Predicted 3D model of an 84-nucleotide RNA (Bacterial small signal recognition particle RNA) from a Coriobacteriia bacterium. The sequence is in RNAcentral, with records from ENA. Its Rfam family is "Bacterial small signal recognition particle RNA". Rfam classes the family as a non-coding RNA gene. Its Rfam clan is "SRP clan". About the family: The signal recognition particle (SRP) is a universally conserved ribonucleoprotein involved in the co-translational targeting of proteins to membranes. Its mean pLDDT, the model's own confidence on a scale to 100, is 78. It is recorded under the gene name ffs. The source organism's lineage runs through Bacteria, Bacillati, Actinomycetota and Coriobacteriia. The model forms 92% of the base pairs in the Rfam consensus.

RNA sequence: GGCUCGGACGGCGACAUACCGUGAACCUGGUCAGGUCCGGGAGGAAGCAGCCAUAAGCGGUCACUGACGAGCGUCCGGGUCCAC
Numbered sequence: 001g002g003c004u005c006g007g008a009c010g011g012c013g014a015c016a017u018a019c020c021g022u023g024a025a026c027c028u029g030g031u032c033a034g035g036u037c038c039g040g041g042a043g044g045a046a047g048c049a050g051c052c053a054u055a056a057g058c059g060g061u062c063a064c065u066g067a068c069g070a071g072c073g074u075c076c077g078g079g080u081c082c083a084c
Stems, first nucleotide, its partner, number of pairs: 001082002003079008012069002015066002018061005028053004036045003
């Protein structure tokens, strides 16, 4: 030096519980105009639409994170044989 095994770091690939978007007539949450109900009133209650958020699901991305795959590069360590 060759072969082989392992480790660290980096690179590559694909994926996700990572990231982005979307995402519920009621069956999720919040806020609840109008209207409704209770009340003599003050006030209170439930709450549709709208708005906001979100679950499953769906779509997308590999910049971050995680785990995985192949074993490409550098370095380190072990084994073995061959050559010198």